Description:
The prediction has a mean pLDDT of 86. Small-subunit ribosomal RNA from an uncultured bacterium, 1418 nucleotides, folded computationally. Rfam family: Bacterial small subunit ribosomal RNA. The sequence is in RNAcentral, with records from ENA, Greengenes and SILVA.
RNA sequence: GAUGAACGCUGGCGGCGUGCCUAACACAUGCAAGUCGAACGAUGGCAGCAAUGUCAGAGUGGCGCACGGGUGAGGAACACGUAGCUGACCUGCCUUACAGCGCGGGACAACCGGUCGAAAGACCUGCUAAUACCGCAUACGGUUCACGUGAUUAGAAGGCGUGAAAGAAAGGCGUAAGCCACUGUGAGAGGGGGCUGCGACCCAUCAGGUAGUUGGGGUGGUAAAAGCACACCAAGCCGACGACGGGUAGCGGGUCUGAGAGGAUGACCCGCCACACUGGGACUGAGACACGGCCCAGACUCCUACGGGAGGCAGCAGUGAGGGAUAUUGCACAAUGGGGGAAACCCUGAUGCAGCGACGCCGCGUGGGUGAUGAAGGACUUCGGUUCGUAAAACCCUUUUACAGGUGACGAGACAAGGACGGUAGCCUGUGAAUAAGCCUCGGCUAACUACGUGCCAGCAGCCGCGGUAAAACGUAGGAGGCGAGCGUUAUCCGGAGUUACUGGGCGUAAAGGGCGCGCAGGCGGUUUCUUAAGUGUGGCGUGAAAGCCCCCGGCUAAACUGGGGGAGGACGAAACAGACUGAGAGACUAGAGGGCGAUAGAAGCACGCGGAAUUCGGGGUGUAGCGGUGAAAUGUGUAGAGAUCCCGAGGAACACCAGUGGUGAAAACGGCGUGCUGGGUCGCUACUGACGCUGAGGCGCGAAAGCUUGGGGAGCGAACGGGAUUAGAGACCCCGGUAGUCCAAGCCGUAAACGAUGCUUGCUGGAUGUCCACCGGUCGAAAGGCAGGGGGGUGUCGAAGCUAACGCGAUAAGCAAGCCGCCUGGGGAGUACGGUCGCAAGGCUAAAACUCAAAGGAAUUGACGGGGGCCCGCACAAGCAGCGGAGCGUGUGGUUUAAUUCGAGGCUACACGAAGAACCUUACCUGGGUUUGACAUGUAGGUGGUAGGGAGAUGAAAGUCGAACGACCGCAAGGAGCCUACACAGGUGCUGCAUGGCUGUCGUCAGCUCGUGUCGUGAGAUGUUCGGUUAAGUCCGAAAACGAGCGCAACCCCUAGCUUUAGUUACACGUGUCUAGAGCGACUGCCUACGAGAAGUGGGAGGAAGGUGGGGACGACGUCAAGUCAGCAUGGCCUUUAUAUCCAGGGCUACACACACGCUACAAUGGGGGGUACAAUGGGAAGCGAAGUCGCGAGGCGGAGCGAAUCCUAAAAAGCCACUCGUAGUUCGGAUUGCAGGCUGCAACUCGCCUGCAUGAAGCCGGAGUUGCUAGUAAACGCAGGUCAGCUAUACUGCGUUGAAUACGUUCCCGGGCCUUGUACACACCGCCCGUCACGUCAUGGGAGCUGGUCACGCCUGAAGUCGGAGAGCCAACCGCAAGGGGGCAUCCGCCGAGGGCAGGGCUGGUGACUGGGACG
Repeated sequence: GAUGAACGCUGGCGGCGUGCCUAACACAUGCAAGUCGAACGAUGGCAGCAAUGUCAGAGUGGCGCACGGGUGAGGAACACGUAGCUGACCUGCCUUACAGCGCGGGACAACCGGUCGAAAGACCUGCUAAUACCGCAUACGGUUCACGUGAUUAGAAGGCGUGAAAGAAAGGCGUAAGCCACUGUGAGAGGGGGCUGCGACCCAUCAGGUAGUUGGGGUGGUAAAAGCACACCAAGCCGACGACGGGUAGCGGGUCUGAGAGGAUGACCCGCCACACUGGGACUGAGACACGGCCCAGACUCCUACGGGAGGCAGCAGUGAGGGAUAUUGCACAAUGGGGGAAACCCUGAUGCAGCGACGCCGCGUGGGUGAUGAAGGACUUCGGUUCGUAAAACCCUUUUACAGGUGACGAGACAAGGACGGUAGCCUGUGAAUAAGCCUCGGCUAACUACGUGCCAGCAGCCGCGGUAAAACGUAGGAGGCGAGCGUUAUCCGGAGUUACUGGGCGUAAAGGGCGCGCAGGCGGUUUCUUAAGUGUGGCGUGAAAGCCCCCGGCUAAACUGGGGGAGGACGAAACAGACUGAGAGACUAGAGGGCGAUAGAAGCACGCGGAAUUCGGGGUGUAGCGGUGAAAUGUGUAGAGAUCCCGAGGAACACCAGUGGUGAAAACGGCGUGCUGGGUCGCUACUGACGCUGAGGCGCGAAAGCUUGGGGAGCGAACGGGAUUAGAGACCCCGGUAGUCCAAGCCGUAAACGAUGCUUGCUGGAUGUCCACCGGUCGAAAGGCAGGGGGGUGUCGAAGCUAACGCGAUAAGCAAGCCGCCUGGGGAGUACGGUCGCAAGGCUAAAACUCAAAGGAAUUGACGGGGGCCCGCACAAGCAGCGGAGCGUGUGGUUUAAUUCGAGGCUACACGAAGAACCUUACCUGGGUUUGACAUGUAGGUGGUAGGGAGAUGAAAGUCGAACGACCGCAAGGAGCCUACACAGGUGCUGCAUGGCUGUCGUCAGCUCGUGUCGUGAGAUGUUCGGUUAAGUCCGAAAACGAGCGCAACCCCUAGCUUUAGUUACACGUGUCUAGAGCGACUGCCUACGAGAAGUGGGAGGAAGGUGGGGACGACGUCAAGUCAGCAUGGCCUUUAUAUCCAGGGCUACACACACGCUACAAUGGGGGGUACAAUGGGAAGCGAAGUCGCGAGGCGGAGCGAAUCCUAAAAAGCCACUCGUAGUUCGGAUUGCAGGCUGCAACUCGCCUGCAUGAAGCCGGAGUUGCUAGUAAACGCAGGUCAGCUAUACUGCGUUGAAUACGUUCCCGGGCCUUGUACACACCGCCCGUCACGUCAUGGGAGCUGGUCACGCCUGAAGUCGGAGAGCCAACCGCAAGGGGGCAUCCGCCGAGGGCAGGGCUGGUGACUGGGACG
């Protein structure tokens, strides 16, 4: 775009079309084919007295009923289309021409009478007419036979002539003229039959088919050719150019689509065919094997008195059924056409019209103009506004349409009459904007966006895909877009699809080159001459129906529709011409191909023979305890003597070195040496042949390994198998054995990553450089040979142009061309099933479908990853030191418990984390009791003077409630503040860290991450950033299609170590600078040397307090983890509002069978205890630190000096050192636990604080697997201080100093990281992806004992109707005969054939089937 459409929503009008696509399913009812009285007899009605006239119609007779109308079942066929043939034919009615129509005869219906039957219907006797039937006559012409003639022809059946024989007829009407009929013959027109070329579906998993089959002459048959039929004879005929078989289908004009070529289709209209309940058959006839005829059989339906009968809508309507779905039981013969008739006329569901359906096409309308306070209202909103929107209203105007009234056709071709449609169309008048808008869509494709609702729900979806709380994708609304009496959806076809490629594709890696050769058919084919004209070309002729299509003109107002004219349309037909090209015929040529001669390389093939090395086995010698094997072992082997070593022998297989990216072969493949036989190649020369060529469907041959058959052989190796190991297991990898096999002969198999993943042949198109083979000339050489060069044949590498998606290819093409073959057409299912074929088998070849997916794939890119590689870092390992993991206790977490044990944090990067202080408070949790504009903020309005406020007292657990007496502030006033009430609102540690800001953790203080311009690439992207060095560092140097730049690194900042200097209160030795606070200097690979590249830099050295970053801190690139935090804070959205807010009391966060994490104290003698004695630094202090003194064993009390602090206090530092004691013990270790007595803070220590004294004295004797920290003033050990804080559960944390080590060979390994490279099927990126079994569910499918249908022939039996043939003893009017009888006919019987039925086996194809096989999806 299209449709005979259907469905959903909607629906005003008209015109023209169109309407069972399904059940060729079944049909009630009515109608659809009759007519003629001018063919005939009889009868009846009416008129008439009658004659007669007229009307009706049963019957005889004629014509029609073979047309028109319906349908598409069947049929793959001369059915259809087209072009021809018919010398092989027919033709009623019509036209035309010629000739005729004479004389006779006998019947049968109707009718009368009778019989049978329920009916349908039938029978018997009798009468009768004709244009019904019969006989005779006549015969122009026709037919048949015979003869003659002679055209065409392969031949003759045609034409002409002569003769013979048989063969026709009907009348009717009219006064008549005449008209209409009738008979014979010719011609015509129109119609039909038959034959042929060519054209048009699918399957080769249909490859062979065929017995009337092919042909012959003969007979029969037909209108007519013919195996059309029959007998006989011959053995043909068809087929890869697709026979035969199967499936599907009416064919064409045309229709739809498409630029075309093509594809799809065959409704309506036209032509042809076929069919008429199913199958068979004939009759009649000009014509039928006959839709509304007959006979038979069958199925079905109906009637029946059960004996028998009737029927055929695929005619028009209509009904049921089927279906997603398709109309009225209408009007009329007025027109057109048809049948009959002389005509009037009759008939006509053909046809003309009307009805129903937006089913389609076309047209019209639902109003037009003006109209901004941009009304109201809706929607959105950043609350300003925006939008619906000139839209509406309002005013002015019009009247198509609608409604009403009036008028009123054409269609009806000389005159009159005559119209179903139809009082229709049209026209006129009137009324009044009046009667008339919807549907789909708005994520991208694709034109049109917001809000709300919903929350992976409900739903959407053509593809991609939307929806899991902010959805432009669902639903609704507003708005917008598209189309509009329609709009969407579904179905189907074409297009897009160059996605079957003729036009117009491909095959190295995406699907696709056959494993290789030989070669029949076929396709294609060198140079040249002549001929021919099949292909080809040209112009004309014929045909290509009409309709349709295109153009022009015309008719309905226009259009749709329709009339006229022109054009287009074929691989079509008959001729003519041309002769280039292709073909065909004849001839010539040598450039292709082949041959001859000479030379030559080679693991080319086959057969036979020969050889040595090695392994193994056997024999013998020497000799003794192992050998063998592995990562390590064991099995194995050996004292009956192995292994080792020496000699001899046997046997089989394979041929080291040479050996090469080398050679040969068609491929598979071929490797010791010799001989014989054989194939092919290359080069040189050539005076031969003369296109002999290329390719190659089928076919034939060859064809690695494994495997199979038979027979040999068997050393080594070695599937299976046995054993030993490894392992979770080990069906493996490793080890010890070992059968088939590997080898030979003969025969199968026929596959492979049979690969260059690249078919064969030919020609053409720059180069460079190896190598193998022979050849040519040059040069050197005596030669062997060397050197440089040339053309040729092989085999490699790199590359120009060109090609390619890229990779790559590139004279050995994947370039440019030609010829031929093979193959491909999304992935899976599947190289599978079934079938066929080959094979002994294994299996091979050929090769689908259902179903399912939205991809499968190629090349390249960037990452990430690797039990890949290279380089390099880090307390990463290693080397060390101290720990943790075991015990008790502290703390955190999980779990459990609970009314609540509030919440968060979850590998590293949660777990002494948020907590730098949970008894109340904190507090967010629980229980209970209160409050509701609220504990807190702002606004508006109203109220309030004994007001606000404090408040004795009462009550209560408290909060709170009640409450006497008291009692304000600013302002002159109004009023304000305060308070109360009401309304807005407050409040929320309620949810979402996956809506967010901010902040933080982590990789990681790792050395990286990027940009601009340029260049390269189709592109992703690359280059720069890679490379060579170097560094802690992308640090620096050098190179380099890159040149620069940014964020990071480093430096700049702070502390610390040395020095100088300034100042000095409180420090001290009293005038100094140990100290404190400032300011400066100092370190830069600067100097020397070596290495390095004359670089960067590195090693060493000097000097120096310090040396190559001196030590420490602050500082954290692009980014990653939807990392953490809505409970610090902020914040969108959601939720809550007498509660999820707020106040209070009590409780809980402190629970306890357990598990983990971080710590403390220990287990002791390098120690404990008691005594003595020494040396710090950082800090803190006013609701504070608190001295001396004094009391207490002590915690502490009293006390109060001094100090806002370099001054006073905290304050003692501790380990250390000195001597004493303990003596290896669960202890003089260890201190848990518990009892008692005290102290301190605090409103308050029960749940639930700390401290002291006395008493008690648990586990624990150094910690399994595993695991942590640390590289120097570090680890370890020791104490001190601080923050938080009333107090403290601090053993935590943050700092401070004191004492003060060990070790680092080194980078293989573990972990993490950086750079380069490589592979990748990963990209949520290896915690990835993904394979197979098993389990479950769903689906389609193969096999399957079978069961059950359909279809197709064949064989046998039976055999209706009927034609044909035979018989015909029964019956019979016409003719002959006086008659008998004859001729002829009929009944009846028989035979051939024969639909159908039966029996039996079979082919093809479905359904179903216990069970079973794999497959797809989840």